[in-house]
RNA sequence: CGGGAUGUGGCGCAGUGGGUAGCGCGCGUGCUCGGGGAGCACGAGGCCGCCGGUUCGAGCCCGGCCAUCCCGA
Numbered sequence: 001c002g003g004g005a006u007g008u009g010g011c012g013c014a015g016u017g018g019g020u021a022g023c024g025c026g027c028g029u030g031c032u033c034g035g036g037g038a039g040c041a042c043g044a045g046g047c048c049g050c051c052g053g054u055u056c057g058a059g060c061c062c063g064g065c066c067a068u069c070c071c072g073a
């Protein structure tokens, strides 16, 4: 310098015919069971790497940039 992949709640991930973001773990509260452990119920928490564009509407499309990883020179 060129090419590719990834970037979504604390962590790991899903969501690609564009329509108001979900799962597991973890966390909080309550109840239950003999338990400092487990089960059940409810709940909090993200606007989706950053900036711009397209669109009535974008995590999902387009452009640029950034970070990490891989390949090549």
Base pairs, nucleotide, nucleotide: 001072002071003070004069005068006067007066010025011024012023013022019056027043028042029041030040031039032038033037049065050064051063052062053061
RNAcentral holds the sequence, with entries from ENA and Rfam. Transfer RNA from Actinoplanes awajinensis subsp. mycoplanecinus, 73 nucleotides, folded computationally. Its Rfam family is "tRNA". By type it is a transfer RNA.